[in-house]
Context: one part of a larger RNA
This record gives sequence, C1' cells and structure tokens, in this order.
RNA sequence: CGCACACGGUGGAUGCCUUGGCGGCAGAAGGCGAUGAAGGACGUGGAAGUCUGCGAAAAGCCUCGGGGAGCUGACAAACAAGCUUUGAUCCGGGGAUGUCCGAAUGGGGAAACCCACCGCUUCGGCGGUAUCUUUACUUGAAUAUAUAGGGUAAAGAGGCGAACCCAGGGAACUGAAAUAUCUAAGUACCUGGAGGAAAGGAAAUCAAUUGAGACUCCCUAAGUAGCGACGAGCGAACGGGGACCAGCCGAUUGAUGAGGAGAUAGUAGAACACUCUGGAAAGUGUGGCCAUAGACGGUGAUAGCCCGGUAUACGAAAUUGCCUCAUUGACAUAUUAAGUAGGGCGGAGCACGUGAAACUCUGUCUGAACAUGGGAGGACCAUCUUCCAAGGCUAAGUACUCUCUGCCGACCGAUAGUGAACCAGUACCGUGAGGGAAAGGCGAAAAGAACCCCGGAGAGGGGAGUGAAAUAGAUCCUGAAACCGUGUGCGU
Repeated sequence: CGCACACGGUGGAUGCCUUGGCGGCAGAAGGCGAUGAAGGACGUGGAAGUCUGCGAAAAGCCUCGGGGAGCUGACAAACAAGCUUUGAUCCGGGGAUGUCCGAAUGGGGAAACCCACCGCUUCGGCGGUAUCUUUACUUGAAUAUAUAGGGUAAAGAGGCGAACCCAGGGAACUGAAAUAUCUAAGUACCUGGAGGAAAGGAAAUCAAUUGAGACUCCCUAAGUAGCGACGAGCGAACGGGGACCAGCCGAUUGAUGAGGAGAUAGUAGAACACUCUGGAAAGUGUGGCCAUAGACGGUGAUAGCCCGGUAUACGAAAUUGCCUCAUUGACAUAUUAAGUAGGGCGGAGCACGUGAAACUCUGUCUGAACAUGGGAGGACCAUCUUCCAAGGCUAAGUACUCUCUGCCGACCGAUAGUGAACCAGUACCGUGAGGGAAAGGCGAAAAGAACCCCGGAGAGGGGAGUGAAAUAGAUCCUGAAACCGUGUGCGU
C1' cells in the first nucleotide's frame, strides 16, 4: 500500500411525520379613503431585543352581551408587582382615544422633518388656511353697457386596491419555411372610466311569400358559406336546442314601526369495564353499552362509549344586509328628433384584404323627404314583404376572486409544495430599476444530565443520575453513499 471482516468518524440521502403550500366546491362579500385610506416611521410593558397588539387615554379605555376560574400576548423560563365569583383574563357588538409621514391638503421638503399666518382661549391648548369642478353671491379691466379676471360661501372630487368590464390609443418577435399585402392581433402594453358585475337591450331587426318577435350567455349549424400574395391563414350568419325572461318613458325612492329567516359571541349534547403484553393500551382476550352521534382531531402504540367534538336541538342586549306587511314623506321629465338620412373624396368596423360590396362609423365637401313620407331585404331597378333612424332607461341568465367561512382532493410532503412550513420579499447583491436565498423533526413528558473527576474557574470528555431507549444529550428520529480512520487476518 492492496484485499477481506469487524468497529468507528464524517456526511445528511432514505423512510416516517407536518405547522405550510397547491387545486377545487358551496355560501358570503365585492370595496377602503379629506370623519384622513392602503402602506409606513417613531413610540408604547416592571423588564434589553424581535414579533404581535396598541397610540402620549399607547399588549390598552368606556359600554352592552357571551362566558365562568383563573389571569397579566409570543420567542421565554424565572422573579417582581398586581387583577379576579362585587365575575377578572378571554370572545363578540357599539363607542372613545388614535403621535408623525403618506392623496397629504397652510408654505417648504433630502417621507416620517423645517417654517408660518388668522380666529378663539380657562393660557394647557383648540380650530382654520391646498388644488380642481359646480352653484350662489360679490367685486370688477383694456372699454360705455358688458365680459375676462379677482374674492367669499356651500357641496363634490382627488389616493389605494387581485381579477373581471367598457372606452381612447396601440406594437414587435413570430408564421408565411425568404419578404412587402397578410399573420401574430386589436393581442401585449399605455391611458381614462365604472360596477358588483360591466357591456348590451325592447327592431328604421330577421325572414322569405310560411313566418319569427328586446338583449346577454351556452350547445349546434360549422371549420360550413365565404374571405385570402385564393398563400400562410382568417372565418360567419339564418335556422334549431337550451339558460333566463320584462318591459318601458321616470317605470319609483326614502324614513319609521312590526314580524320572519339569517350574519357577527355561544349553550346542551348518548354510551366501558376487567385481563394479558408493554415504559405507556387506544392493541390481545372476556363480557357489555350508545347510536338522528361509527365525520374528524387529540390522548405515552391502532379509542363510537377518555377528551375536544359530531348527529340533533337551542341562543343575541347591540350592530347589520335581505324578505313580508303597515304608516308616512318626497318625486313624477322629454314629446317623436336636420346640417340629420343620403351622396362625393379619404379611412375604419363588419368573417368580408375595394372587390359586383350591400350594411355600420366618420375626417372633409355637400345635402333630402316629413307617414300621400322614409329605411331595409348584400351592386342597382321594379314588384312584394317588413320595419319606423337621427332622444333615453331597464333586472335575470354571463365574467372574475385581493378577501371571509365551511368542506373536499387516485394534489405536494422540506432539492417537493408558494420565492417564503423557520421572524421571507428577510439576509445578501446592485447607484438604480431590479435580483433574491439557505434554513423543519430530542423525548410520551425536560424528567434538558444534581454531584464527582481530568482540563485553562475552558472547549471537550469520563463516571453518576433521568429515561423504554442517551450510538434519543440539545451539531439531538431514522442515519445510505462518496470521503477518512482503528483493530485483526492475508498478500506485497
């Protein structure tokens, strides 16, 4: 040095576990904000730090309910000082307080800071002072009447928020095996606006000689008819079947009261013993019991009957949305649509790329009729049919889930599942926009090793003790491999 065996070290795979995730179903809710939000800074405890809570009234104050014996949140034990059957802690409803920043709004500003003015004041302090819009009043230029402008008052707005919705703008990569029309796509993205949904909506609609009867959504029609360098590709409608149904011209709206089922705390809630093994019984054996409850979770191994619960039956002083009824108040508008329809030119939307291109919108130029009228039926004309534009409103069926509650999973199980099971959008990186981790497990219970010894009043270890187990000793369940040793044997 090699091989074999045994025993270790290192390491943290594997197995088991789950506080966390992922996906879904049902219900709720669908907003918060100048009465100062979302998000923060700084404080706040007997006690240093961090988290949570709270705000100079600061882990809290008042009140109304629930509840019933302990309590003073967590990491995190002890101590101190207290509270509590005259009902604390805790849970729920309502209220008070709520520093500073932040739309931030008195002015400024390098956010959490600096500096003001006015009024009132019990002299402690309190209130007001941004901008825009609308309305009212007032003042008032060039300029006479006026107007612009200024001022005051009142009301409203502003900002944040996951997706869904409507509108105004609007790419490129890509595909066409190149590329320009085309496609991607009216997508991504930007902006504005709204609601719990939004949009749309009661025919100047379709249909075809029979008729249908607002809109929206789904299935079909149908990858059809068509469009298309007739390439790549794009792609209907009529009709049929469903979901839901509602019509209209202010169709209503508010307040109060009563009742009802709910929401926000809760209450009651059946039934088991012995034996054996074991550290421990829920396991074994024997004999019982309950069940409108044999869901689930916990308990020293696997429990219907030990615990929490579960089936079931109840419950609200206060606040709150909904339904029904009653009373009461308020509102009750326009009056049939002209610079319109149509036309020319240029564009756009329609599945439809200018095409034979109807229909819809309109930048520009024009420009009717008036129900004895007008539009449409895919160029256009006639006949026929059908409807009545140029004003407006409208639930439901549909879309979505930042969020709350309950339940579920041939979903994951710590390199998985969220980036994040753990004090994670943290540490750390970057001037910045931004990027972005690693990190779970002793034991049933800390019973977390008193005491002794070696040692530096160490680190670490050896005894002793606890425990079922300490090769479960805090670098702690299991403990693979790589890698490193010790012992023995054999070989060289």